[in-house]
């Protein structure tokens, strides 16, 4: 430094319900877990979505890429 265990301390939260805020995708905050070893951050390529179609958005929990980061079995 790869790597990731029926390890440990912990973390995060799909659906679905509430509230609020966006035309919308959707996002924010509560509850609530299907999950997730970066489901932690960044729209840089790939998708998919949305629109008031514009030199416009939204999703990083679809994948790749970048950056950071607790842990220590086995290789």
């Nucleotide at each position: 430094g790869a790597c990731g265990a029926u390890a440990a301390c912990g973390g995060c939260a799909a659906a679905c319900c509430c509230g609020c805020c966006g035309c919308g995708a959707g996002g924010c905050g509560g509850g609530g877990a299907c999950g997730c070893a970066a489901a932690g951050c960044c729209a840089g390529g790939a998708g998919c979505c949305c629109c008031a179609c514009g030199c416009g958005g939204g999703c990083c929990g679809u994948c790749c890429g970048g950056c950071u980061a607790c842990c220590g079995a086995a290789u």
About this RNA
A computed fold for a 75-nucleotide RNA, annotated as c-di-GMP-I-GGC riboswitch aptamer. Model confidence (mean pLDDT): 87 of 100.